[in-house]
Context: one part of a larger RNA
């Protein structure tokens, strides 16, 4: 030197990517306890007080009273740090066995949507078998993911469904003619006509796959632009959020926070390139998730120092 553990003067995050680690805080027992809320919670909230031993009464109980007594210190060890804030995900729950515990998967609930049962499905070449010893309040596919408030416009393309005079179309029926031969009851060759499903033609459909413009002008100070014109489309983003897990320009711009902020948060809306079950916005509770601040608290750092034991190591 390194490890494990201990202390530590002054400061308290000044370390760092980030309080990573360490510290602090921890039990009972009385007091007290906010926002917000889906009225259950939230809550052990947060902040306080007491605690020892002896003797007496008291008692279901070292349960409580009252009284003496010792120390700096009596829960003598062990045993939540809180608070405020946004994002996601509702919650408990699964998961990458041996780098990823998450916002991902599941989820309850919501929607479409196929199935009348010897059901669909799915496994099997088939007997058969799960589905189910069920029966549309079953069962399978997809799909969103509590609850709240809602889920706008497009059916033109592309998928499903259906419709259906018509056209178009295999193999098969069909068999008029034709060919070869000297001839055939031979051997070949063929026309009309009949013929599914598909395609073709129309309808429906979006919580089906998906989509939701640009130009150009105008208001009595500027801007702006409710209003007009114009193109083009199947229809032009509606509610609602909004520099966002989406913002390139960009550290936006204004306002809080800080002495000082590329960070948070509120607000604004030229949304490079937000949006409504590839769901949208709110949200209490809840999370070993992710942001940012306050507070307590510390060798995280100023800046090192000190012990204790263990191993290497060098000397005997």
């Nucleotide at each position: 030197c390194u490890g494990u553990u201990u202390u530590u003067a002054a400061g308290g995050a000044a370390c760092u990517c980030g309080g990573c680690a360490a510290a602090a805080u921890u039990a009972u027992u009385c007091u007290g306890u906010a926002a917000c809320u889906u009225c259950g919670g939230g809550a052990g909230a947060a902040a306080g007080a007491a605690u020892g031993c002896c003797u007496u009464u008291u008692c279901a109980g070292u349960u409580a009273a009252a009284g003496g007594u010792g120390g700096c210190a009596c829960a003598a060890a062990a045993a939540g740090g809180g608070g405020a804030u946004a994002g996601c995900g509702a919650c408990u729950g699964u998961u990458u066995a041996c780098u990823a515990a998450a916002a991902a998967c599941a989820c309850a609930a919501g929607a479409c949507u196929u199935u009348g049962c010897c059901a669909a499905a799915u496994u099997g070449u088939a007997a058969a078998a799960u589905g189910a010893u069920g029966u549309a309040u079953a069962a399978g596919g997809u799909u969103u993911g509590a609850u709240g408030c809602u889920u706008g416009c497009c059916c033109a393309a592309u998928g499903c469904u259906g419709u259906a005079a018509u056209g178009u179309c295999a193999a098969g029926u069909g068999g008029a003619g034709g060919u070869g031969u000297a001839a055939c009851g031979c051997a070949c060759u063929g026309a009309a006509a009949u013929u599914a499903a598909g395609c073709u033609u129309c309808a429906g459909u979006g919580a089906a796959u998906g989509g939701c413009a640009g130009u150009c002008g105008u208001a009595a100070c500027u801007c702006u632009a409710a209003c007009g014109a114009u193109u083009c489309a199947a229809a032009g983003g509606u509610a609602g959020c909004g520099a966002a897990a989406u913002u390139c320009c960009u550290a936006g711009c204004c306002a809080a926070u800080u002495a000082a902020u590329u960070g948070u948060u509120g607000g604004c809306c030229c949304g490079c390139a937000u949006g409504a079950a590839u769901a949208g916005c709110a949200c209490a509770a809840c999370g070993a998730c992710u942001u940012u601040c306050c507070u307590a608290c510390u060798g995280u750092c100023u800046c090192g120092a000190g012990a204790a034991c263990a191993a290497c190591c060098u000397c005997a």

Large-subunit ribosomal RNA, domain IV from a marine metagenome, 316 nucleotides, folded computationally. Its mean pLDDT, the model's own confidence on a scale to 100, is 86. It matches the Rfam family "Bacterial large subunit ribosomal RNA". Gene Ontology terms of the family: structural constituent of ribosome and ribosome.